Predicted 3D model of a 265-nucleotide RNA (Bacterial large signal recognition particle RNA) from a Paenibacillaceae bacterium. Its Rfam family is "Bacterial large signal recognition particle RNA". It is annotated as a non-coding RNA gene. The family is grouped with related families in Rfam's "SRP clan". RNAcentral holds the sequence, with entries from ENA and Rfam. The organism belongs to Paenibacillaceae, within Bacteria. The prediction has a mean pLDDT of 75. The gene name in the source record is ffs.
[in-house]
RNA sequence: CCGUGCUAGACGGGGAGGUAGCGGUGCCCUGUAACUCGCAAUCCGCUGCAGCGAGGUUGAAUUCCUGCCCGAGGUCUUGCGCUGCAAGGCUGGCGCCCGCAAGCCGUGUUGACGGCCGGGUCCUCCGCAAUGAGCCCCUGUGAACCUGGUCAGGUCCGGAAGGAAGCAGCCAUAAGCAGGUUUGUUCAUGUGCCGGGGGAGUGCCUGGCCCGAGCGGGGAUCGGGAAUGCCGCUUGGAACGCAAUGAUCGGAGGCAGGUGCACGG
Numbered sequence: 001c002c003g004u005g006c007u008a009g010a011c012g013g014g015g016a017g018g019u020a021g022c023g024g025u026g027c028c029c030u031g032u033a034a035c036u037c038g039c040a041a042u043c044c045g046c047u048g049c050a051g052c053g054a055g056g057u058u059g060a061a062u063u064c065c066u067g068c069c070c071g072a073g074g075u076c077u078u079g080c081g082c083u084g085c086a087a088g089g090c091u092g093g094c095g096c097c098c099g100c101a102a103g104c105c106g107u108g109u110u111g112a113c114g115g116c117c118g119g120g121u122c123c124u125c126c127g128c129a130a131u132g133a134g135c136c137c138c139u140g141u142g143a144a145c146c147u148g149g150u151c152a153g154g155u156c157c158g159g160a161a162g163g164a165a166g167c168a169g170c171c172a173u174a175a176g177c178a179g180g181u182u183u184g185u186u187c188a189u190g191u192g193c194c195g196g197g198g199g200a201g202u203g204c205c206u207g208g209c210c211c212g213a214g215c216g217g218g219g220a221u222c223g224g225g226a227a228u229g230c231c232g233c234u235u236g237g238a239a240c241g242c243a244a245u246g247a248u249c250g251g252a253g254g255c256a257g258g259u260g261c262a263c264g265g
Stems, first nucleotide, its partner, number of pairs: 001265006009058003012030004020047005035055005064258006073249004077244005083238001085236004090232001092231003096225004104218001105216003114210008122199006128192002130189006137180005147172004155164003
């Protein structure tokens, strides 16, 4: 150096999460010529040579081991931006209240402010009127018998004289009905440019008298105060995005080095 048969190893790796830690199952990245079955999230297996169990393939190198380079991608930190949440009246804005009256505006000698005396609006009582209803009053009508008067005829009593009851008719009338109603009377009222008494008097409207120059505070300025609804501000933590010369892990790829036993030639 070649051949044959083995063995260690390999048959994917990584990130976050999870875990005391490691590996796996699930998520993401990367990669493939790159095994099969069973187990497993408030889980499964293990303990630093850190999945376990069963089976299979390959096998000392393009495939195994170590180091370096590059670097897909992930995570963390910091800063910034944006969104929403919570808290804080916070020398801000919008909005609110009070004060001042030099300036603006309005009003005022056709009389401001102030003072005095009234009236209305409001409540209550009464009167008058109006309207409506009832009563009274007037007229007419109004009873088979059970209303009155007069009672023809007829009836009854009586020897007679005479007497009695009484239907119809006529007259009158009761309740009732119909109409009228100037006045009277009672009651009522969504009525009245009506009158009188009493009351209340805050506001508003209004009349008169006295006085004689201010008054109002509308907008702006200035000063003070209250409030936190919205915007703004401050603080806190959250999601998302961007950036970093940051920190950390790091697939694939590249480079360098390393790797056992037996037999035969």